Source information:
This is a predicted structure of a 470-nucleotide part of an RNA (small-subunit ribosomal RNA, 3' major domain) from an uncultured bacterium. The full RNA is in RNAcentral, with records from SILVA. The prediction has a mean pLDDT of 83.
Context: one part of a larger RNA
């Protein structure tokens, strides 16, 4: 100076404490440790790994194993020398990569040559090979924490201080007073996009309130430009009024006025550094290593194994619940090798046809938790694992190792010790839809939507973390 401390002092945060679900107990999924394997490819390890790299491992991917191939090599280039082809296409052989034969074959030219393939040979390529402790970049945490800083002056002999300290205030080093400092930068806020009211402009493919046509219905037509809407512009909150405290900033108020009140509600945004964190397998790179192989092609297996242990889900136990019938109410997205209305065929995954949409027109799309009835507390009409039959369905191909239907079977488990996570409002619980990645899908995962909608918060003693002075 700075870190710590079971010193103090203030002060904050789902930290705790008040409440709501939920882990840990079962099954199953995924991801990890270990074990085993030929290979089970790599990486990531308290918080800050472990439904992470991976927004899609049947082959491909793939880097791993074995086994069959090549060596200017799968792909890129320069120079040399020869060829006119290379592509294609058909046939044998193979697992296949390849091999071998047959077919059919170059363009421009001033005739030197010049593109373009090809063959050989040489310089080289080529490495998911090692080092994140040689590095770029980019990323995680503390932490969206209030903090880090400099210029000048002043103080000290000097590291170094002061400013940044003190009161009081704020979500904020947010602001006011004071002040040997006065400034000023990075941060905080503001300014960016969304949401929630209002005008204005504009009206299809959205909307329908008057008019009038129409229909079993139904904006279905004409029309209209009012209303929702959609999408551009714009107001609109500033503690601006009002009370009371206060010097002041500012506090407080079921004051007012407003859709909306003290940062309105969310999101982008991550300061100086920290932790030789993380990533040479995104990329890039310096060193090192391989170079008929650690390079590269292919077939087939493996990344899916299975005594176990953990870590994140999901389904559950059931009456706020199962089963069956009817019947309402979203909002966001997709779509052309898609999305598909409708019709028929199947108990169904599906399948056949046919239609409209490149989409505020057409679709996907049924929302679903609501509501009636019906089981009557039972390992059941709760629960669905597993296993046997049948099938669809994408795919050259579903054994290893796709999903999904349909009959049959019908395990564990009756709310789970210690423990331990989340969450303060339209949140939490709960209840469906929707995307990317895909051909297909091991998605219950991630990101996104929107329906129903709670409980509590005395308090800051205590636990964790954090900030300021001392």
């Nucleotide at each position: 100076u700075g870190a710590c401390g079971g010193g103090g002092g203030c002060c904050c945060g789902c930290a705790c404490a008040a409440g709501c679900g939920g882990u840990g107990g079962a099954g199953c999924a995924c991801g990890u440790g270990g074990u085993u394997u030929a290979a089970u490819u790599c990486g990531a390890u308290g918080a800050u790994a472990c439904g992470c790299g991976a927004g899609g491992a049947a082959c491909c991917u793939u880097a791993c194993c074995c086994g069959g191939g090549c060596u200017u090599g799968a792909a890129a280039u320069g120079c040399a020398u020869c060829c006119g082809a290379c592509c294609g296409g058909c046939g044998c052989c193979g697992a296949g990569a390849a091999g071998c034969g047959c077919c059919u074959u170059c363009c421009c030219u001033u005739c030197g040559g010049g593109g373009c393939g090809g063959a050989u040979g040489u310089g080289u390529a080529g490495g998911u090979g090692c080092u994140g402790c040689a590095u770029g970049g980019u990323u995680g945490u503390c932490g969206u924490c209030a903090g880090c800083u400099c210029g000048u002056g002043c103080c000290g002999u000097g590291a170094g201080g002061u400013g940044u300290c003190g009161g009081c205030u704020u979500a904020a080093g947010u602001g006011c007073c004071a002040u040997a400092a006065c400034g000023a930068g990075c941060g905080c806020a503001a300014c960016c996009c969304u949401c929630a009211u209002c005008a204005c402009u504009a009206g299809u493919u959205a909307c329908u309130a008057a008019c009038a046509g129409g229909u079993u219905g139904a904006g279905c037509u004409g029309a209209g430009g009012a209303c929702u809407c959609u999408a551009g512009c714009g107001a609109g909150a500033c503690u601006g009024c009002c009370a009371u405290c206060g010097u002041a900033a500012g506090a407080u108020g079921c004051g007012a006025g407003g859709a909306a009140g003290g940062u309105g509600g969310g999101g982008a945004u991550g300061a100086c550094g920290u932790c030789a964190a993380a990533u040479c397998a995104g990329c890039a790179c310096g060193g090192c290593c391989c170079u008929u192989a650690c390079g590269u092609c292919c077939g087939g297996g493996g990344c899916g194994a299975c005594a176990c242990a953990c870590g994140u889900g999901u389904u559950a136990c059931a009456a706020u619940g199962g089963g069956u019938g009817g019947u309402a109410c979203a909002a966001a997205g997709g779509g052309c090798a898609g999305c598909u209305a409708c019709a028929c065929g199947g108990c169904g995954a599906c399948a056949u046809g046919a239609u409209g949409c490149c989409a505020a027109u057409c679709u996907c799309c049924a929302a679903a938790a609501c509501c009636a009835c019906u089981c009557u507390c039972a390992g059941u009409u709760c629960g669905g694992a597993u296993c046997g039959g049948a099938g669809u369905c994408u795919g050259c191909a579903a054994c290893u190792c796709g999903a999904c239907u349909c009959c049959g079977u019908g395990a564990a488990g009756c709310u789970g010790g210690a423990u331990u996570c989340g969450c303060u409002a339209g949140u939490a619980a709960u209840c469906g839809c929707g995307c990317a990645u895909u051909a297909g899908c091991c998605a219950c995962g991630g990101c996104g939507c929107g329906g129903u909608g709670a409980a509590u918060a005395c308090g800051u003693u205590c636990c964790c973390g954090g900030g300021c002075c001392u």